Model confidence (mean pLDDT): 81 of 100. The RNA shown here (transfer RNA) has 71 nucleotides and comes from a Frankiaceae bacterium. The organism belongs to Frankiaceae, within Bacteria. Rfam family: tRNA. By type it is a transfer RNA. About the family: Transfer RNA (tRNA) molecules are approximately 80 nucleotides in length. Its family is annotated with triplet codon-amino acid adaptor activity in the Gene Ontology.
RNA sequence: GUGGACGUGGUGUAGCGGCAACAUCCCUGGCUUCCACCCAGGUGUCGUCGGUUCGAUCCCGACCGUCCGCA
Repeated sequence: GUGGACGUGGUGUAGCGGCAACAUCCCUGGCUUCCACCCAGGUGUCGUCGGUUCGAUCCCGACCGUCCGCA
């Protein structure tokens, strides 16, 4: 240089056009003599920009980043 895959809460992942979900972490309360476990509740997320669409995490383009192949 070129081809391909991937990018989703702090972390690991699901979600193939219609309100973004699960586990874990964290916070608060309960339980406990205290901690842990357990129970109830809560905060927090679609890499960036643009396009298509009534509507985009999802489709398209460019860019950025990670990984793999070729040269």